[in-house]
The RNA shown here (small-subunit ribosomal RNA) has 1558 nucleotides and comes from a Candidatus Zixiibacteriota bacterium.
The source organism's lineage runs through Bacteria, Pseudomonadati and Candidatus Zixiibacteriota.
The coordinates come from a structure-prediction model, not an experiment, and the mean pLDDT is 83.

RNA sequence: AGAUUGUUAUGGAGAGUUUGAUCCUGGCUCAGAACGAACGCUGGCGGCGUGCCUAAUACAUGCAAGUCGAACGAGAAAGUCCGGCUUCGGUCGGGCGAGUAAAGUGGCGAACGGGUGAGUAACACGUGGAUAAUCUGCCCUUGAAUCCGGGAUAAGCCUUCGAAAGGGGGUCUAAUACCGGAUGAUAUCUCCGAGGGGGCAUCCUCUUGAGAUCACAGGCGGGGCAACCUGCCGUUCAAGGAUGAGUCCGCGUUUCAUUAGCUUGUUGGUGGGGUAACGGCCCACCAAGGCGACGAUGAAUAGCCGGCCUGAGAGGGUGAACGGCCACACUGGGACUGAGAUACGGCCCAGACUCCUACGGGAGGCAGCAGUAGGGAAUAUUGCGCAAUGGACGCAAGUCUGACGCAGCAACGCCGCGUGGGUGAUGACGCUUCUUGGAGUGUAAAACCCUGUCAGUGGGGAAGAAACGUACCGGUAGUAACUGACCGGUACUUGACGGUACCUACAGAGGAAGUCCCGGCUAACUCCGUGCCAGCAGCCGCGGUAAUACGGGGGGGACUAGCGUUGUUCGGAUUUACUGGGCGUAAAGGGCGCGUAGGCGGACUUUCAAGUCGGGUGUGAAAACCUUGAGCUCAACUCAGGGCUUGCAUUCGAUACUGUUGGUCUUGAGUACAGGAGAGGAAAGUGGAAUUCCAGGUGUAGCGGUGAAAUGCGUAGAUAUCUGGAAGAACACCAGUAGCGAAGGCGGCUUUCUGGACUGAUACUGACGCUAAAGCGCGAAGGCUUGGGGAGCAAACAGGAUUAGAUACCCUGGUAGUCCAAGCGGUAAACGAUGGGUACUAGGUGUCGGGGGUAUCGACCCCCCCGGUGCCGAAGCUAACGCAUUAAGUACCCCGCCUGGGGAGUACGGUCGCAAGAUUGAAACUCAAAGGAAUUGACGGGGGCCCGCACAAGCGGUGGAGUAUGUGGUUUAAUUCGAAGCAACGCGAAGAACCUUACCUGGGUUUGACAUGCUUGGGUCGACCGGUGAAAGCCGGUUUUCCCUUCGGGGACCCUUGCACAGGUGCUGCAUGGCUGUCGUCAGCUCGUGCCGUGAGGUGUUGGGUUAAGUCCCGCAACGAGCGCAACCCUCGUCCAUAGUUGCCAGCUAGUUAUGUAGGGAACUCUAUGGAGACUGCCGGUUACAAGCCGGAGGAAGGUGGGGAUGACGUCAAGUCCUCAUGGCCCUUACAUCCAGGGCUACACACGUACUACAAUGGCCGGUACAGAAGGUUGCAAUACCGCAAGGUGGAGCCAAUCCCCAAAACCGGCCUCAGUUCAGAUUGGAGUCUGCAACUCGACUCCAUGAAGGAGGAAUCGCUAGUAAUCGCUGAUCAGCAGGCAGCGGUGAAUACGUUCCCGGGCCUUGUACACACCGCCCGUCAAGCCACGGAAGUUGGGAGCACCCGAAGUCGUUUGCUUAACCGCAAGGAUGGCGACGCCUAAGGUGAAACCGAUGACUGGGGCUAAGUCGUAACAAGGUAGCCGUAGCGGAAGCUGUGGCUGGAUCACCUCCUUU
Repeated sequence: AGAUUGUUAUGGAGAGUUUGAUCCUGGCUCAGAACGAACGCUGGCGGCGUGCCUAAUACAUGCAAGUCGAACGAGAAAGUCCGGCUUCGGUCGGGCGAGUAAAGUGGCGAACGGGUGAGUAACACGUGGAUAAUCUGCCCUUGAAUCCGGGAUAAGCCUUCGAAAGGGGGUCUAAUACCGGAUGAUAUCUCCGAGGGGGCAUCCUCUUGAGAUCACAGGCGGGGCAACCUGCCGUUCAAGGAUGAGUCCGCGUUUCAUUAGCUUGUUGGUGGGGUAACGGCCCACCAAGGCGACGAUGAAUAGCCGGCCUGAGAGGGUGAACGGCCACACUGGGACUGAGAUACGGCCCAGACUCCUACGGGAGGCAGCAGUAGGGAAUAUUGCGCAAUGGACGCAAGUCUGACGCAGCAACGCCGCGUGGGUGAUGACGCUUCUUGGAGUGUAAAACCCUGUCAGUGGGGAAGAAACGUACCGGUAGUAACUGACCGGUACUUGACGGUACCUACAGAGGAAGUCCCGGCUAACUCCGUGCCAGCAGCCGCGGUAAUACGGGGGGGACUAGCGUUGUUCGGAUUUACUGGGCGUAAAGGGCGCGUAGGCGGACUUUCAAGUCGGGUGUGAAAACCUUGAGCUCAACUCAGGGCUUGCAUUCGAUACUGUUGGUCUUGAGUACAGGAGAGGAAAGUGGAAUUCCAGGUGUAGCGGUGAAAUGCGUAGAUAUCUGGAAGAACACCAGUAGCGAAGGCGGCUUUCUGGACUGAUACUGACGCUAAAGCGCGAAGGCUUGGGGAGCAAACAGGAUUAGAUACCCUGGUAGUCCAAGCGGUAAACGAUGGGUACUAGGUGUCGGGGGUAUCGACCCCCCCGGUGCCGAAGCUAACGCAUUAAGUACCCCGCCUGGGGAGUACGGUCGCAAGAUUGAAACUCAAAGGAAUUGACGGGGGCCCGCACAAGCGGUGGAGUAUGUGGUUUAAUUCGAAGCAACGCGAAGAACCUUACCUGGGUUUGACAUGCUUGGGUCGACCGGUGAAAGCCGGUUUUCCCUUCGGGGACCCUUGCACAGGUGCUGCAUGGCUGUCGUCAGCUCGUGCCGUGAGGUGUUGGGUUAAGUCCCGCAACGAGCGCAACCCUCGUCCAUAGUUGCCAGCUAGUUAUGUAGGGAACUCUAUGGAGACUGCCGGUUACAAGCCGGAGGAAGGUGGGGAUGACGUCAAGUCCUCAUGGCCCUUACAUCCAGGGCUACACACGUACUACAAUGGCCGGUACAGAAGGUUGCAAUACCGCAAGGUGGAGCCAAUCCCCAAAACCGGCCUCAGUUCAGAUUGGAGUCUGCAACUCGACUCCAUGAAGGAGGAAUCGCUAGUAAUCGCUGAUCAGCAGGCAGCGGUGAAUACGUUCCCGGGCCUUGUACACACCGCCCGUCAAGCCACGGAAGUUGGGAGCACCCGAAGUCGUUUGCUUAACCGCAAGGAUGGCGACGCCUAAGGUGAAACCGAUGACUGGGGCUAAGUCGUAACAAGGUAGCCGUAGCGGAAGCUGUGGCUGGAUCACCUCCUUU
């Protein structure tokens, strides 16, 4: 190590909640079991149990302890019978009742039984012993005796006091009542003994001698003439037993040390007293002891145990019922009687309370059973019976027994039974739900067929009963014998429960189901209502309009005559850890040392046998528990046997280990010797540099200081510089993860004194060791006291700045202090956040001290050992970070400390201190977290790299003016609604006069303006006319004959009636789809497999390069892949091919004043199809031989050629319910719909976006050119004519490469000449044109006139990197009309970019974080308000315990000269004795006093906790914007600031050293 066999053992589950997620620590909560329970809802039966846990509060009423006539005396009555008398009402006597009832003397009992748990922390209890220190009635066994006398007394009778309760006096009487005497032992005592045995010190025991002392009671039978004999019951003495009790001892038995000292009868002795008995139990004297950290004393709480509950166990909790012990009996004290009490249903006294009273006095004690009141969440009948069991008395019959046996009440608990069983539908009704199809309830019901438990009714009907006794029979011992006693047998007699258990018959599913839960934990889901309300909640948490969490319905789950809730205990909780935890960072190592007690301890050997191990014996009550059986029909329950009782005591044995005793050893420890190292300590002396000051010289206007300044200093001469002097403090370089020290700490040099460690080699001692409560000492800085000293620095303070403020940061000054001496204080992030010691467990590499080896001339080099001090790292450990021979590894020993966060290191108390304060150190209350390490993000006034019209460099704007337009605001009947930083605001709206239109006012309609289906009636659609009206609409009239047909009708269409329904630009974009914006055309976002990590996660995606790019290359525990990037698509730029009208016209022909006009051409342009081309392809350089970059060639184009479309995973609950769609909600003669008019166009004002300008690079006039793209039949419209013009007339041409609409800047010429102008054009007046039913509110345009502001725009801010900005016009959509907007088009056409420090946004890596709603985060303190608990407080008030003194009841004990006294002695006097009284000691209650302790309360006061979104600031978390924190001191509204010393639990950059790799 494995296998086999045997024996023993049957038992241990977790979950939720801290986070964005993770692991850990850690608390809170839940699931289980239990209960003397209570409450809520519900409730059929039975059995067995249990039932005031609170007020040991007070109690009405009844009962709970009596009995014996066989101890004794005495002794009725009612009633009835007989007799006498009678006034017929009665009365007297006698018999029976009856030797009965009641009372008394006497005996026994009343000390048991029953109740309760107040007190008690104690020999009270448990357990085991002791009694050689004791008693014991009744009972058992044995022995002996029971003789002779005496005097009283109660009851009774008479009398008397009192209301009563109760007495007093006189007189009579009995006893098993009382007393005297006799006898008497193995009893007791004395005298001494004498002898034997034993033990445990005192002693115990046996044998024997002498002397003294002590007792009794009779009763009832039998025999006999009697004497007498005999039986039973009693009585006395003695011995023994049994039982019960007393006392003593070992061990065990709650909490608090914020209770540390207690004690004078206290501790002991001697001698007495007392007791049944030992003893300070008590007394006198003597001594000064006794207890205590192994917890005395004090305080609080509490009856203890067997057991009970829980638990795997170890434990924890508990002490109801049953059993053992104790204590108590209204509260306190006291004794009497007795075998036994200091007595629950006895006595005395005191007190409180209640009751009676004639006011003088009396009575009472349910914590016995019932019951009442009260308290309380809460706990029963004023029952029956002695039939059974047990007890008291009795010879016995028997009496008594609220013990007990039973019954009643209560689901209070445990156990058992039932409320029915079977069949029964593609599945009724109802209810619920629904997508309207269905689904669920659900074989459930109904229906059919059965059964008959329980309950009900009727009938039958036990066991529990054995005895005692009586009668009879038989036997045993004893007796002379009999009876009797005792034993056995037969017969008779006794049941509360109760006509109960049980059995049986009957009828009929008939009379019998609820409670809680259904978000997760935790089994079980939906509808409606509600709308952070009402409410729920054990924890987490639900509820703000779609709630599986609230309330109801349906459905489901669990348990079931119960089910939930609350409370309590254990469990889970290994969350106090003995079994079985921890302390580097989570709570936790004392700041450090010395050292006492204690704990632990090296090697060999000896003794003993305390621990330890084994065997035996005793005990460990019964019940309980486990088990085997048995009895109730089962079970609960009960009975019998066995086990268990893990313990204690005693005895015998073993001796390995621990211990003890003796001896020995050297390795632990120490001493001696030699040597060197060192900021180790103390004292004295001494040195130079620097600073400041003083004196003098030189010298002149500043110096100083800061981010910038100012205060300050300086012309009375500063700063600067030179010389001399003074003073104090600190010691540059060396200097080093170097050294020394126990820690704090120690640094110029020299001397003296002194501690420790290390190395080396021998010798010595011989375990002398380790640790370390209490104690003692040391202990940075700051602080305190006294006295010095004071150069610099510097709390406080002052001034200057900064700032919103600035009690700060910065500056100028400056006092304590810093320094010395002597004291005090005793704390720090006193840290390695790591207590000390010993041993063991891979290495590598530095460095300091010492030694050895090798080598050498020597110093080095190299190798090894010991001691210290660093780094890296294996195994191992760790929650991880990390630690790793200097352990946080593996073990042992000792000490200290921790047990959720806050309150709080606070309060109170104690100790210390001069004070500051230190040390020790809680609770109430409150929260469900607080916390550690690591992860991913986000963020940083952290770092690195990179990009972007981001800045910079430029150009032009906005912001100023006027106008337009949108928005806000205001106004309004309405000014409809939405959009809100970027990413709302010329946005929805690509065009509001009506319409649009959703808004307002007014007028109408109600199956509707619109859709579908059904239905009533009528008709034919349609067209026209009239009335009224603002219109919509309403009313009326005329005219008109669809299709098919079986002639009934049907179909289509219209009107009408009704029903389903329509309709809604009403709400919710936070219920949604779709669409869209934005970060952002940024380069990112992910997955599979593998690997790493306990895990969240990581890796890949990081790194080195490169790119516009996660673009590509290289490397790499990763290898691949996807969505993005890029490319593919469109367009522009070059060329080619094809095609050639409506486009084109080079060459050819024709024509025109002229024009591709015509023939013709297919070259060119162009059109529109398809291709080509560009790929870092080529060359050079560079980089890493890469990717790429730079330069060049060629090319129309060059490194993405320009532009567009294209928008990853996601973010913003972004926007839109008013485009559309859509869930839910809401309205339905209105929130629907039609019409007219109005409004959306308002106007003190504010903002955004534009237009036009302010002019000369311009304006005006005249002239001359050149586009592109688009559009056109309800249209574009030419030429021509009219009008100054808008426009009009008219209409060629064109459904379009054909016709039409078409440029302006520009250019040429002229005028204007710097002005509010020949700039600018607003505004206003007048006159018109066009569109349109209609231009008033409210269109555009034209002409004439008018001619405002504006002279380039403050702070601030926007766009743009090339055909771009700027500038110029043109077109289109919408559209009747309306464009400064929007979408497009072309013309002219720049400037600048050094660069990435800064602003903004973004990407990657890294770092810190107390953030994760993610910095628009988190969060601190004062103040104000409310609520809560607590501390202090002048005091007030209460309590218990103790002390001192006063008073002192009852009573025991003692004394007694007063009074009194039947029995005995004595002739008597008298004595003895007893009683009463008095006195003394002790002493309860009471009173007084002082002090302490514990509570309650207290004006006011102090901080703390919790609260809605209050106020002031911004302290902390990022370098948190002055790094933070610790100790201390000062200051300040507050967080806090500053000084001083310390720490890293500080970011960033740089340097030094060390390590790893090369």